[in-house]
RNA sequence: GGAGCGGGCCGGGCGGCCGCGCCAUGGGUUGGUCCCAUGGUGAGGAAAGUCCGGGCUCCACAGGGCAGGAUGCCAGCUAACGGCUGGGCGGGGCGACCCGACGGAAAGUGCCACAGAAAAGGAAACUCCCCUGUACCUUCGGGUGCGGGAGAAAAGCUGAAAAGGUGCGGUAAGAGCGCACCAGCGUCGCGGUAACGCGGCGGCUUGGCAAACCCCAUCCGGAGCAAGGGCAAAUAGGGGUGCUAUGCGCUGGCCCGGCGUGCAUCCGGGUUGCCUGCUAGAGCUGUCCGGCGACGGGCAGUCGAGAUAAAUGACCGCACACGACAGAACCCGGCUUACAGGCCCGCUCCGGUU
RNA sequence: GGCCCGUUCGUCUAGCGGUUGAGGACACCGCCCUCUCAAGGCGGAGGUCACGGGUUCGAAUCCCGUACGGGCUACCA
Numbered sequence: 001g002g003a004g005c006g007g008g009c010c011g012g013g014c015g016g017c018c019g020c021g022c023c024a025u026g027g028g029u030u031g032g033u034c035c036c037a038u039g040g041u042g043a044g045g046a047a048a049g050u051c052c053g054g055g056c057u058c059c060a061c062a063g064g065g066c067a068g069g070a071u072g073c074c075a076g077c078u079a080a081c082g083g084c085u086g087g088g089c090g091g092g093g094c095g096a097c098c099c100g101a102c103g104g105a106a107a108g109u110g111c112c113a114c115a116g117a118a119a120a121g122g123a124a125a126c127u128c129c130c131c132u133g134u135a136c137c138u139u140c141g142g143g144u145g146c147g148g149g150a151g152a153a154a155a156g157c158u159g160a161a162a163a164g165g166u167g168c169g170g171u172a173a174g175a176g177c178g179c180a181c182c183a184g185c186g187u188c189g190c191g192g193u194a195a196c197g198c199g200g201c202g203g204c205u206u207g208g209c210a211a212a213c214c215c216c217a218u219c220c221g222g223a224g225c226a227a228g229g230g231c232a233a234a235u236a237g238g239g240g241u242g243c244u245a246u247g248c249g250c251u252g253g254c255c256c257g258g259c260g261u262g263c264a265u266c267c268g269g270g271u272u273g274c275c276u277g278c279u280a281g282a283g284c285u286g287u288c289c290g291g292c293g294a295c296g297g298g299c300a301g302u303c304g305a306g307a308u309a310a311a312u313g314a315c316c317g318c319a320c321a322c323g324a325c326a327g328a329a330c331c332c333g334g335c336u337u338a339c340a341g342g343c344c345c346g347c348u349c350c351g352g353u354u
Numbered sequence: 355g356g357c358c359c360g361u362u363c364g365u366c367u368a369g370c371g372g373u374u375g376a377g378g379a380c381a382c383c384g385c386c387c388u389c390u391c392a393a394g395g396c397g398g399a400g401g402u403c404a405c406g407g408g409u410u411c412g413a414a415u416c417c418c419g420u421a422c423g424g425g426c427u428a429c430c431a
Base pairs, nucleotide, nucleotide: 001350002349003348004347005346006345007344008343009342010341013318014317015316016315018313020042021041022040023039024038025037026036027035028034044325048336049335051334052333053332054331055330056224057223058222059221063256064255065254066253068220069219070218071217072216073087074086075085076084077083088102089100090099091098092097103215104214108213109212110209111208112207126156127155128151130149131148132147133146134145135144136143137142164182165181166180167179168178169177183205185202186201187200188199189198190197191196228276229275230274231273238267239266240265241264242263243262247261248260249259250258269430270429271428283302284301285300286299287298288297289296290295320323355427356426357425358424359423360422361421364380365379366378367377372411382398383397384396385395386394404420405419406418407417408416
């Protein structure tokens, strides 16, 4: 100098002026409320998708069973998780490093189209290899036809996949039939908390698919702030249907159990208001300690939106790199997706120079 | 705000791992029939199975993500 990998941060700035939401104080006015002044404060890294998890609230304190759903190497972190951290195994890259729905297919069931002889515990029925009987031919080596027996996954062909692979021996021909190495499985020993790794031994071998049913282990009660609570206003407390206590509701797919009980549902009717929940929290910043780390603990400081038709905008000036994706709605931890541009730290490979 | 569901020719739809280079109806185009039109008959064209990944030998179909569209949801008596 070039190419790249990982992590963190920012994501418009400054000044003037006008305006908006909320809070506090003061004033005007008042039946509610509204208006004015001053001060403070006012969107995000994703506020998003609503994909997971938790808090909170109500239903019973969330109980038992079936069904259903989710997760899935191991250990840990955490309020919890499908998240994160560390490790193992597999794959990719020269490397920094990255990726992985990664339990079980010798519990069972199912599927494996077409092609192919055969598609899953091989009854080989195509070619094939060997022995043998017989007929014919013969250049006397053998060949062909018909029949019998034995054999094989060795060769051909097919396929995504062909029943462990390679080599040597063995045999009439062959085959884990025997042996060596390799792969796999089981078992023993050692190391490791474990996943797993290393080594010995054994019979020789048990295809793939579980994002097919399923099995195993772990977890999950349901609904959601339009939850829930309080106040106020208004009306025809009318009509139909169902069940009438072995009923109905809470209760969600079902059953049991519990609690409540004239209740459910449809049509019709009324209001379309206010307060609360509502933001101080698994909070943020700094620092020290423990831990490889996620994270935990101590101390000090700090308060950073709470709207309800929904508040952040417009104009002017300055400078530049000319400004992306995008707007809170009960709260929080994650994941995923979108994103102009900029800054910082660490590391790898290649080339050059000293 | 919250909770559910869906996406296949222009439109409505069938499909539920292979036997299907996705089938049917209406609409469209051509021919036949008719004096002409309609109806009818025959033939034809028309599909990135919303998009991007993954599982599998093989995906419209199974799984994950994204985009778009749709439905339900106030209180009182």
Molecule: RNase P RNA; transfer RNA
Organism: Coriobacteriales bacterium